[in-house]
RNA sequence: GCCCCUAUAACUCAAUGGCAGAGUAGCUGCCUCUUAAGCAGUAAAUGCAGGUUCGAAUCCUGCUGGGGGCACCA
Numbered sequence: 001g002c003c004c005c006u007a008u009a010a011c012u013c014a015a016u017g018g019c020a021g022a023g024u025a026g027c028u029g030c031c032u033c034u035u036a037a038g039c040a041g042u043a044a045a046u047g048c049a050g051g052u053u054c055g056a057a058u059c060c061u062g063c064u065g066g067g068g069g070c071a072c073c074a
Stems, first nucleotide, its partner, number of pairs: 001070007010024004018054001026042005047063005
């Protein structure tokens, strides 16, 4: 330098172009002598910038981060 994969909540993962969800963790309450467990509730996310579309996490382009492959390196 070229190519491929990847980026969603604090973490691990879903979401066929049509309401962004789950588990764990967090917070509040109930329960309990207390804690844990259990139960109920609650906050929290699409890497960045453009484009296509009535509508984009999803498709296209560029950039950034991570991973891998190839080439070059006298």
Molecule: transfer RNA
Organism: Patescibacteria group bacterium